Predicted 3D model of a 355-nucleotide RNA (Bacterial RNase P class A) from a Bryobacteraceae bacterium. The gene name in the source record is rnpB. The sequence is in RNAcentral, with records from ENA.
[in-house]
């Protein structure tokens, strides 16, 4: 220089007709102002708000889980520490990173042995055979060899029959102290030959947070039709008591007036001025906060934010023409997580070129 690959910003530009939502003006025709995003997604985490349940506390269950600081809040974000991996040794990435010395449990297959231990091959003293090579027996060992992912501190010297923390020296490990640090953790030193496999994305133990459901959440107005309750007048029917009728009691049904009250349908509010956006400036490594000045930027109802044309950017294309990224608000905010043409920036790899 060119390809790829990860992060990061960024997410075409002007203008003309004609429409569409929602606000102001207006009697009205009509005129003016606004009309998707960096993810509006995914509904994953954490809040605001509303409404329901709640006395306080434990118990169950969920969720986080090094440490310090930001935040209204987090499983977020920012600094620091560990531990690992990559380095050209500068520096760069990665981490569910509390507890395995409370106590249960599992560790396939191989292997002697998967954990209060043991000994298959090897080694060695003894002692029996046997000329010898060697074989046997009792026992000593765990250096070496084998198995496995993983095997009871490591590596070296002494030091023994061999051997062994048996002794020592350094690392490891656990105890005290001392320094530095808020803190996680680091350093320095002394003592102790050493407690003793993993596994907690097994039960589990410990700290610390968590009622529930969601704007179709909830508030307010409120029809017709039906159906509840109550008064109020007149009438009809069926039963039963009595001998039919007739009167009396009691009990029901429908029709009309008239009030009361709940749902429904509709309409109205919750609805967008908010942990807000921009600009500067101050405190902080930073995240994020303070302060000052400017700004108002869809909010509607299953839902507008459209079409077409002109010119220019950009991609293919000989040219005519053609595309031009993921993607579409729904109560509202903070995050992570996914998609994402093109352009530019930064950082790795592999090629080519000149010096």
């Nucleotide at each position: 220089g060119c390809u790829g690959c990860c992060g990061g910003a960024u997410g075409g530009a002007c203008a003309g007709u004609c429409g569409c939502c929602u606000c102001c003006g207006g009697c009205a025709a009509c005129g003016g102002a606004g009309g998707a995003g960096g993810a509006a997604a995914g509904u994953c985490c954490g809040g605001u708000c509303u409404c329901c349940a709640u006395a306080g506390a434990g118990c169950g269950g969920c969720g986080u889980g090094c440490c310090g600081g930001c935040u209204a809040a987090c499983g977020g974000c920012c600094g620091g520490g560990a531990u690992c991996c990559c380095u050209a040794c500068u520096g760069g990435g990665a981490u569910a990173c509390g507890g395995a010395a409370a106590g249960u449990g599992c560790c396939a297959c191989a292997g002697a042995a998967a954990a209060u231990a043991u000994a298959c091959c090897g080694c060695c003293u003894u002692c029996c055979g046997g000329c010898g090579a060697c074989g046997g027996a009792c026992g000593g060992u765990a250096a070496g060899g084998g198995u496995g992912a993983a095997a009871u501190g490591g590596u070296g010297c002494g030091g023994u029959a061999a051997g062994a923390g048996c002794g020592c020296a350094c690392c490891g490990c656990g105890g005290c102290u001392g320094g530095a640090g808020c803190a996680a953790u680091c350093c320095c030193g002394c003592c102790g030959g050493c407690a003793g496999g993993g596994u907690a994305a097994a039960c589990c133990c410990c700290a610390c947070g968590c009622g529930g459901a969601g704007c179709a959440a909830g508030a307010c107005c409120a029809a017709a039709u039906a159906g509840g309750g109550g008064a109020g007048a007149a009438g009809g029917g069926a039963u039963g008591g009595c001998u039919c009728g007739u009167c009396c009691c009691g009990c029901u049904u429908g029709a009309c007036u008239c009030c009361c009250g709940g749902g429904u349908a509709g309409g109205u509010c919750g609805c967008u001025u908010g942990a807000g956006c921009c600009a500067g400036u101050c405190a902080g490594u930073a995240a994020u906060g303070g302060c000052u000045g400017g700004c108002c930027c869809a909010g509607a109802g299953g839902a507008a934010u459209g079409a077409c044309u002109g010119u220019c950017g950009c991609c293919u294309u000989a040219a005519c023409a053609g595309g031009u990224a993921c993607a579409g608000a729904a109560a509202c905010c903070g995050g992570c997580u996914u998609a994402u043409a093109g352009u530019c920036c930064g950082g790795c790899a592999g090629c080519c070129c000149c010096u």

NCBI's taxonomy places the organism under Bacteria, Acidobacteriota, Terriglobia, Bryobacterales, Bryobacteraceae. Its Rfam family is "Bacterial RNase P class A". Rfam classes the family as a ribozyme.